[in-house]
RNA sequence: UGAGUAAAUCAGGUGAUCGCGGGCGUCGGGCCGAAAGGUGACGCCUGAGGAAAGUCCGAGCUCCAUAGGGCAGGGUGCUGGGUAACACCCAGUGGGGGCGACCCUAAGGAUAGUGCCACAGAAAUGCAGACCGCCCACACUUCUAGUGUGCGGCAAGGAUGGAACGGUGCGGUAAGAGCGCACCAGCGGCCGGGCGACCGGCCGGCUAGGUAAACCCCACCUGGAGCAAGACCGAAUAGGGGAAUGUUUGCGGCGGCCCGUCGUUAGUUCCCGGGUUAGGUCGCUUGAGGCGUGCUGGCAACAGCCGUCCCAGAUAGAUGAUCACCCACGACAGAACUCGGCUUACGAUUUUCUCGCUUU
Numbered sequence: 001u002g003a004g005u006a007a008a009u010c011a012g013g014u015g016a017u018c019g020c021g022g023g024c025g026u027c028g029g030g031c032c033g034a035a036a037g038g039u040g041a042c043g044c045c046u047g048a049g050g051a052a053a054g055u056c057c058g059a060g061c062u063c064c065a066u067a068g069g070g071c072a073g074g075g076u077g078c079u080g081g082g083u084a085a086c087a088c089c090c091a092g093u094g095g096g097g098g099c100g101a102c103c104c105u106a107a108g109g110a111u112a113g114u115g116c117c118a119c120a121g122a123a124a125u126g127c128a129g130a131c132c133g134c135c136c137a138c139a140c141u142u143c144u145a146g147u148g149u150g151c152g153g154c155a156a157g158g159a160u161g162g163a164a165c166g167g168u169g170c171g172g173u174a175a176g177a178g179c180g181c182a183c184c185a186g187c188g189g190c191c192g193g194g195c196g197a198c199c200g201g202c203c204g205g206c207u208a209g210g211u212a213a214a215c216c217c218c219a220c221c222u223g224g225a226g227c228a229a230g231a232c233c234g235a236a237u238a239g240g241g242g243a244a245u246g247u248u249u250g251c252g253g254c255g256g257c258c259c260g261u262c263g264u265u266a267g268u269u270c271c272c273g274g275g276u277u278a279g280g281u282c283g284c285u286u287g288a289g290g291c292g293u294g295c296u297g298g299c300a301a302c303a304g305c306c307g308u309c310c311c312a313g314a315u316a317g318a319u320g321a322u323c324a325c326c327c328a329c330g331a332c333a334g335a336a337c338u339c340g341g342c343u344u345a346c347g348a349u350u351u352u353c354u355c356g357c358u359u360u
Base pairs, nucleotide, nucleotide: 001356002355003354004353006351007350008349009348010347012326013325014324015323016322017321018320020047021046022045023044024043025042026041027040030039031038032037049332053343054342056341057340058339059338060337061226062225063224064223068259069258070257071256073222074221075220076219077218078092079091080090081089082088093107094105095104096103097102108217109216113215114214115211116210117209131158132157133154134153135152136150137149138148139147140146141145166184167183168182169181170180171179185207187204188203189202190201191200192199193198230282231281232280233279240272241271242270243269244268245267250264251263252262253261254260289309290308291307292306294305295304296303297302
């Protein structure tokens, strides 16, 4: 200096004036409303994100509900650890990519069973297969070669294919073949290391395709619905009328089914008709919380301790306008119950490491 790799931080800033939402304090006790309830002035404090997006996972919380067991269904899928939990994070192992720093992984089982492997090819059934070929015997002939027959031998050579039932090489054989040997892969046994996934060594018969991102098997996990959940207050109307079933052998509730459990002076279903101003308050933000060049443990994720801080709670939905200066001239983009992740969009700055070139 060029090209890469892996991370971190910020998300325009400062000042002045006016204007919005919330909290606290003081004052006012007026106004609106049928009621519940709402509303004012001043002072202080505070007020959108790293993704607030997607709604893909996991939970907190609320209700069903007094609260369980099983089946089905669904989810995850190498090992160990972290976490409230997870399909997330950390550290490893196997496999793959890259010169490398590093990155990806849909990574349990094909000897439990079923299915599929088009076309080409002789053959793609857990033992398949002979198209071209090689060898042997006999016969014939145009005779150093060719043809025919043999329910003879071979699967080594060639072709087809993504894959041909271990690979390469040497020996051996009529020609061949793990037939034998060396090395390698696979499988099995033994020993050693490791919590484990796995790794290493020795021995052995020579050899038991692919696909589960097909059905399936195995291991582990798993109620449902969701803040428009739900709770309270208040006004008005006619808390009305009829029918069926039926009151513990029954019916109804608990996503589906079974068991179980609970309720049943009832419950459920259907039909007719009326009123409604559908209002107000809570839930609603003190948290599995933030910050710290803090301490201890741990490779790390993280855990514990110490200190410190309160940093949005709207509901037709809040942060805007003006001026001046600085400047990297500012991208993607606005909370709606909350939190931990993942994925996607995107500007600037800084740092770590790798490879190349040049110079000293």
Bacterial RNase P class A from Pelotomaculum sp. PtaU1.Bin035, 360 nucleotides, folded computationally. It matches the Rfam family "Bacterial RNase P class A". By type it is a ribozyme.